[in-house]
Context: one part of a larger RNA
RNA sequence: GGCGUGCGGGGGAUGCCUUGGCGCCAAGAGGCGACGAAGGACGUGGCACAGCUGCGAUAAGCUCCGGGGAGCCGCUAGCAGGCUUCGAUCCGGAGAUCUCCGAAUCGGGAAACCGGCCCGGGGUCAUGCCCGGGCAACUGUCACUGAAUCCAUAGGUGGCAGUGGUGAACGGGGGGAACUGAAACAUCUAAGUACCCCCAGGAAGAGAAAGAAACCUCGAUUCCCUCAGUAGCGGCGAGCGAACGGGGAACAGCCUAAACCGUGUGCGUGUAAGCUCGAUGGCGUUGCGCACGCGGGGUAGUGGGACCCUUCCGGGCCGGCAUCGACCGGUCCAGGGAGUUACAAAGGUGCGAUCCAGCUGAACAUUCUGGAAAGUUUGGCCACAGAAGGUGAUAGCCCUGUAGGUGAACGAUCGCGCCCUCCCGAAGGGCACCCGAGUAAGUCCGGACACGUGAAACCCGGAUGGAAUCCGCGGGGACCACCCCGUAAGGCUAAAUACUACUUGGCGACCGAUAGCGAACCAGUAGCGUGAGCGAAAAUGGUGAAAAGUACCCCUGUGAGGGGAGUGAAAAGUACCUGAAACCGCGUGCCU
Numbered sequence: 001g002g003c004g005u006g007c008g009g010g011g012g013a014u015g016c017c018u019u020g021g022c023g024c025c026a027a028g029a030g031g032c033g034a035c036g037a038a039g040g041a042c043g044u045g046g047c048a049c050a051g052c053u054g055c056g057a058u059a060a061g062c063u064c065c066g067g068g069g070a071g072c073c074g075c076u077a078g079c080a081g082g083c084u085u086c087g088a089u090c091c092g093g094a095g096a097u098c099u100c101c102g103a104a105u106c107g108g109g110a111a112a113c114c115g116g117c118c119c120g121g122g123g124u125c126a127u128g129c130c131c132g133g134g135c136a137a138c139u140g141u142c143a144c145u146g147a148a149u150c151c152a153u154a155g156g157u158g159g160c161a162g163u164g165g166u167g168a169a170c171g172g173g174g175g176g177a178a179c180u181g182a183a184a185c186a187u188c189u190a191a192g193u194a195c196c197c198c199c200a201g202g203a204a205g206a207g208a209a210a211g212a213a214a215c216c217u218c219g220a221u222u223c224c225c226u227c228a229g230u231a232g233c234g235g236c237g238a239g240c241g242a243a244c245g246g247g248g249a250a251c252a253g254c255c256u257a258a259a260c261c262g263u264g265u266g267c268g269u270g271u272a273a274g275c276u277c278g279a280u281g282g283c284g285u286u287g288c289g290c291a292c293g294c295g296g297g298g299u300a301g302u303g304g305g306a307c308c309c310u311u312c313c314g315g316g317c318c319g320g321c322a323u324c325g326a327c328c329g330g331u332c333c334a335g336g337g338a339g340u341u342a343c344a345a346a347g348g349u350g351c352g353a354u355c356c357a358g359c360u361g362a363a364c365a366u367u368c369u370g371g372a373a374a375g376u377u378u379g380g381c382c383a384c385a386g387a388a389g390g391u392g393a394u395a396g397c398c399c400u401g402u403a404g405g406u407g408a409a410c411g412a413u414c415g416c417g418c419c420c421u422c423c424c425g426a427a428g429g430g431c432a433c434c435c436g437a438g439u440a441a442g443u444c445c446g447g448a449c450a451c452g453u454g455a456a457a458c459c460c461g462g463a464u465g466g467a468a469u470c471c472g473c474g475g476g477g478a479c480c481a482c483c484c485c486g487u488a489a490g491g492c493u494a495a496a497u498a499c500u501a502c503u504u505g506g507c508g509a510c511c512g513a514u515a516g517c518g519a520a521c522c523a524g525u526a527g528c529g530u531g532a533g534c535g536a537a538a539a540u541g542g543u544g545a546a547a548a549g550u551a552c553c554c555c556u557g558u559g560a561g562g563g564g565a566g567u568g569a570a571a572a573g574u575a576c577c578u579g580a581a582a583c584c585g586c587g588u589g590c591c592u
Base pairs, nucleotide, nucleotide: 001591002590003589004588005587006586007585008584009583015577016542017541020511021510022508023507024506025505026504027503028502029500030499031166032165039101040100041099042056043055044054046079047078051075052074062095063094064093065092066091067090071083072082073081106115107114108113116135117134118133119132120131121130122129137163138162139161140160141159142158143157144156145155170201171199172198173197174196175195181188185235211218212217222249223248224247225246226245232240233239253492254491255490256436260296261295262294263293264292265291266290267289268288269287273286274283275282276326277325278324279323280322281321301470303435304434305433307430308429309428310427311426312425314333315332316331317330318329319328320327335424336423337422338421339420347419348418349417350416351415352414353413354412355411358406359405360404364379365378368375380397381396382386388400389399390398442464443463444462445461446460447459451477472487473486474485475484476483527534528533549576552564553563554562555561
């Protein structure tokens, strides 16, 4: 020196564990914000100028209501001092306070700072100073005021209401790629995807046929299965890709515009044309036309409605210039119907359910081993409870719980009833007044439809010219006829559907510290970057049942570390469970 072996050091693999994650299910909730949010800055503790958490100058807290029942003053030990059966700490609910920044909104600004004005208050002889309230913009509406310019309008001022910002995904809309695929590439594809912007809701959007069919019919919309990878589209390449029909989920239908009547305002016209009808008298700012507003009326496709006439149909009161009758209208009652998500709309009350704290809740002892019994032994018990977790090893009967039962002052949601609120003639005939206009349809050019211009309908947009009112108009995939279907150019509408940042409960042939979220640990931190942004490690997650965390003695530098002694079942000794390998020593056997 090598090889082997023993004992150590070093290191932190492996095993076991889990405070953290991952995925999913059910239910709830689906927002918060000028009543100042989300997110922050700075403060706040007796010791407290670290940090986290909580809170806001009333500052780890204040008040009330409810629960609970012996300890408490967060993580966090200690000292000091307190609170608490006159019920604290703690849990739930409702309030109060809530600095400064931030939409940030009095003005400014390099966020958390600076500087103002008005009103009220404190202080001062007075100013400075301090405290409270107000002062942004835009939109709508109402009122006042008010130019050029007489009226008016613009503008100005004020009252009231709203908006703004933020937040995971889901939704609607406006814009809108490329890589890629086509084995290259240009039409095409990727894809109306990613991404950007606007807007909304708990869902959104769509939605009560100018539909779909096919000579039979169906009857708003949405979603799922199927039809079907079919019919088609397609450098007929790559690829794209329906509908009808069938089966399900869920079901709900309505309001207007117009004709006509009444009424208000403005303008025009106008002296009798008017005032429901008949007769007489009377009135006359009446009347008529146009525009706008309001009320009634009216809403359809076997077309509907308006207007006029006829027939039938409860009652009382009032009005329609006066009198009488008829008629019409209003109102009340009776009868009938409906209702808070559309169809009109606001609330009260009673009962019940659920949620936001809780409460109750059966049944065991012993022997042995052991540090410890839940293991073992013997004999029992409960069970609507043998889910689970904990307890010194493996516990139905020790603890928390579990099944079952029970519970709310305040607050919230839902259901039902009552009060309440709203609505209510029918048939037949006539007449030809109405039935959504720069619209529909056409042409040109685009877009979108599974459909790439194609024979290309239907739908949407830009440009252009530009209809009809039911004997009308649109559609049935060029177009025409017949036939059939529907009724555009206004609007609203629950459910079935999508999603999960958040709350509660539950589940897993999911992970178990190089795994599982980036993050089990003070992580979106440290650090990096001008910035958008990127983004760790935790070698330190793990002593033990319990700190019982080694009194005392010795070596030593009043060290570090170690040796005794002691604790403990065991040093497992805080560099702490197990403790692999590389690597480094010491002893020893063999070889050289």
A computed fold for a 592-nucleotide part of an RNA from a Longimicrobiales bacterium, annotated as large-subunit ribosomal RNA, domain I.
NCBI's taxonomy places the organism under Bacteria, Pseudomonadati, Gemmatimonadota, Longimicrobiia, Longimicrobiales.
Its mean pLDDT, the model's own confidence on a scale to 100, is 83.
Rfam family: Bacterial large subunit ribosomal RNA. Gene Ontology terms of the family: structural constituent of ribosome and ribosome.